[in-house]
RNA sequence: UGAGUCAGCCGAACAGUCGCUGCCCGCUGUUUUGGCGGGUGGAGGAAAGUCCGGGCUCCAUAGGGCAAGGCGCCAGGUAACGCCUGGGAGGCGAAAGCCUACGGAAAGUGCCACAGAAAAUAUACCGCCAGCGCUUUGCGGCGUUGGUAAGGGUGAAAAGGUGCGGUAAGAGCGCACCGCGCCGGUGGCAACAUUCGGCGGCACGGUAAACCCCGCCUGGAGCAAGACCAAAUAGGAAAGCGUUAAACGCGGCCCGCGUGUGCUUUCGGGUAGGUUGCUUGAGGUGUGUGGUGACGCACAUCCCAGAUGAAUGACUGUUCUCGACAGAACCCGGCUUAUAGGCUGACUCCACUU
Repeated sequence: UGAGUCAGCCGAACAGUCGCUGCCCGCUGUUUUGGCGGGUGGAGGAAAGUCCGGGCUCCAUAGGGCAAGGCGCCAGGUAACGCCUGGGAGGCGAAAGCCUACGGAAAGUGCCACAGAAAAUAUACCGCCAGCGCUUUGCGGCGUUGGUAAGGGUGAAAAGGUGCGGUAAGAGCGCACCGCGCCGGUGGCAACAUUCGGCGGCACGGUAAACCCCGCCUGGAGCAAGACCAAAUAGGAAAGCGUUAAACGCGGCCCGCGUGUGCUUUCGGGUAGGUUGCUUGAGGUGUGUGGUGACGCACAUCCCAGAUGAAUGACUGUUCUCGACAGAACCCGGCUUAUAGGCUGACUCCACUU
């Protein structure tokens, strides 16, 4: 210098003027809502998707089980997680490094197109070999019965691989090495590893993001949750007053009582509306410290949007690399997706120079 890998950061800057909005102070007005002035705060790394996990709230709930759904190598972190960190195994890369739904296929069931003899209780198309029969002077050929799975052929996948021995031909049939499995030892918390020891000729293909089995987890709804104040209307309850010339019951009739009815008051109810939940929080920053790390602990320091028709904008000036994706609505921790351009650090490889 070039080609890459990983981690982290920024997301135009500054000034002025006029607006919008939360809070504080002062003045002023009012029954109340207000008005004016000043000060101060006012979107993001993803505020997004709403996919996981929690807080909070209401409902449900003795305990346990079934069903349904999710998760799935090991250890750790965390409030929790399907997240993160470290490790193992497998795969990719020349390397830095990256990727992985990575439990169980000797519990059972299902499936494996086409091709092929056979797709899983193995089997035999060609081939190889032997016996018998026919034929041939002979080599050989044909048929048939058996042996075989080394070779050919099919397939994504065919019942260990190479070599030697062995055999009629062959074959883990025997042996050596490689591979595989089991037991033990050793190392590791574990997953797992093992140029350690022994045993087994080798053992039963693949598929569980097919059913299924095993282990673990999960009650439901969500801030339009929920709580409080409370006009009006309908219906309800209680009390008081009244009405009957007119309703019903008690009664022969009247009074009276009860029901009913009218008005008033109160209670209750909760609509419109208002208040609250609402932003101090598993919080930010700095220092120290424990840990490989995720993260934890201690101390100091800071307060950093909170609307409810819902603010965060417009104009002007200067500068630059001329500006991407994108706008809070209860709050956090993650994941995923979008993103112009720029910066920093560590590392790998190639070439060259010293």
This is a predicted structure of a 354-nucleotide RNA (Bacterial RNase P class A) from a Gammaproteobacteria bacterium. Its Rfam family is "Bacterial RNase P class A". By type it is a ribozyme. Lineage of the source: Bacteria > Pseudomonadati > Pseudomonadota > Gammaproteobacteria. The RNAcentral record of the sequence draws on ENA.